[in-house]
RNA sequence: GGAGUGUUCCGGGUGGUCGCCUCGCUCUUCCGACCUCGGUCGGGGGAGCGGGGAGGAAAGUCCGAACUCCCACGGGCAGCAUGCUCGCUAACGGCGAGGCGCGGCGACGCGACGGAAAGUGCAACAGAGAGCAGACCGCCCGGCCCGCGAGGGCCAGGCAAGGGUGAAAGGGUGCGGUAAGAGCGCACCGCUCGGUCGGUGACGAUCCGAGGCACGGUAAACCCCAUGCGGAGCAAGACCAAAUAGGGAGGCGGUUCAGGGUUGCCCGUCCCGUACGCCGCGCGAGCGGCACCGCUUCCGGGUAGGUCGCUAGAAGCCGUCGGCAACGGCGGCUCCAGAGGAAUGACCGCCUGAGCCGGGAGACCGGCAAAACAGAAUUCGGCUUAUGGGACACUCCGGCG
RNA sequence: GCGGGCAUAACUCAGUUGGUAGAGUGUCAGCUUCCCAAGCUGAAAGUCGCGGGUUCGAAUCCCGUUGCCCGCUCCA
Numbered sequence: 001g002g003a004g005u006g007u008u009c010c011g012g013g014u015g016g017u018c019g020c021c022u023c024g025c026u027c028u029u030c031c032g033a034c035c036u037c038g039g040u041c042g043g044g045g046g047a048g049c050g051g052g053g054a055g056g057a058a059a060g061u062c063c064g065a066a067c068u069c070c071c072a073c074g075g076g077c078a079g080c081a082u083g084c085u086c087g088c089u090a091a092c093g094g095c096g097a098g099g100c101g102c103g104g105c106g107a108c109g110c111g112a113c114g115g116a117a118a119g120u121g122c123a124a125c126a127g128a129g130a131g132c133a134g135a136c137c138g139c140c141c142g143g144c145c146c147g148c149g150a151g152g153g154c155c156a157g158g159c160a161a162g163g164g165u166g167a168a169a170g171g172g173u174g175c176g177g178u179a180a181g182a183g184c185g186c187a188c189c190g191c192u193c194g195g196u197c198g199g200u201g202a203c204g205a206u207c208c209g210a211g212g213c214a215c216g217g218u219a220a221a222c223c224c225c226a227u228g229c230g231g232a233g234c235a236a237g238a239c240c241a242a243a244u245a246g247g248g249a250g251g252c253g254g255u256u257c258a259g260g261g262u263u264g265c266c267c268g269u270c271c272c273g274u275a276c277g278c279c280g281c282g283c284g285a286g287c288g289g290c291a292c293c294g295c296u297u298c299c300g301g302g303u304a305g306g307u308c309g310c311u312a313g314a315a316g317c318c319g320u321c322g323g324c325a326a327c328g329g330c331g332g333c334u335c336c337a338g339a340g341g342a343a344u345g346a347c348c349g350c351c352u353g354a355g356c357c358g359g360g361a362g363a364c365c366g367g368c369a370a371a372a373c374a375g376a377a378u379u380c381g382g383c384u385u386a387u388g389g390g391a392c393a394c395u396c397c398g399g400c401g
Numbered sequence: 402g403c404g405g406g407c408a409u410a411a412c413u414c415a416g417u418u419g420g421u422a423g424a425g426u427g428u429c430a431g432c433u434u435c436c437c438a439a440g441c442u443g444a445a446a447g448u449c450g451c452g453g454g455u456u457c458g459a460a461u462c463c464c465g466u467u468g469c470c471c472g473c474u475c476c477a
Stems, first nucleotide, its partner, number of pairs: 001397010012351007020053015055373001059384002062382005067233004072269006079229005084098005099113001100111004114224002119222002121218002136163002138159003142155005171189006191211005196205003237308004247299009259272003277290005301476002315334008355368005402473007411426004420457001428444005450466005
């Protein structure tokens, strides 16, 4: 100097002139309702003073929760999700540390990482053969035939070491052995089991012994195992006010120990509610109608109003202790948007360079600037995606001293 | 905020129980005709929206992402 890897910071400050939103206090004014004048409540406007006013992703809506409602829960099935170990956390599919595997020269990065010996399935084409297999080329022994010979052909048997096919072919290399071979035997490597040592553990060490020399791959295939999960969601939900038509036409179940009830199903506790009927036909089972309860479909109608939920939190910052870290304990300080068709903007001046350019031996001087992605809408913990400018540490390559 | 669907040749769409991509229209060429149309035959035309992963192999399975489309939310 170049190329990379990891971690982290900022996303302007200040003054002025106008223009916004919100909160608190004071004053004033308008409207509505109530009320015994007075006054009370609610809403709107104006003035003054003071406090505050978008993000690291506010985004995507991928996860988890808080909170609210279904009425509160228990059990089971289905379904879905996660999947190495140990920790963190309110929780998570997240984070930290580690183990193993893969990628990279490396710093580092990625992992969907339980189980194939519970079962089922799949592996096209090629190939003899792709699960408990296989003989295409080939090697060997015996017998027969042809040939001077080399060698060739046929029958029966042995082999799976060599070659070929394939993504993958039933451990690998070497030596011995054999008719030829084969873990057939042996040595080493590899694998399985047991023991010892280290570690909380996943695992590691190859340290010891034994063994078959193998019961192949694939589960982001079905599945098995372990763990977890009630469902909806702030347009959740609560209250007030107004207006109209429970108006019409159907369907299902039931009127009893029924029925209905948390937006998958079943069972149980529990809760709500309850007409425990009438008439007609029929020998009877049963059928039809009315009434009632619950659920539901269509036509039609009314209102799109106001207030709350709405920001004090698993909150932030500083210090200290513990921990490799994630994070936790203790102490102190602070209140940092709450809109409701949706506010925080416009202009001017100055400052600010860690960076870049130019000059200079150097100290230093001068110039360049607020730039990218992008805007809250119940809140928080994460993940993912988009993106400007810097800082630090580390790795590799090249050059110089 | 919630729940779904789609993206494949120039256009409209099949193919999605993993085995290496098709049809119609259109385009081009040839035949036929005096010529055109029609008809017949043939040919070309695709990194299956984008990126990554699983697998021997992915349009198909999984994850992330871009764009487009559809539906839902009061009273009774």
Two RNAs folded together computationally: RNase P RNA and transfer RNA, 477 nucleotides in total. It holds a member of the Rfam family "Bacterial RNase P class A". About the family: Ribonuclease P (RNase P) is a ubiquitous endoribonuclease, found in archaea, bacteria and eukarya as well as chloroplasts and mitochondria. Its mean pLDDT, the model's own confidence on a scale to 100, is 75.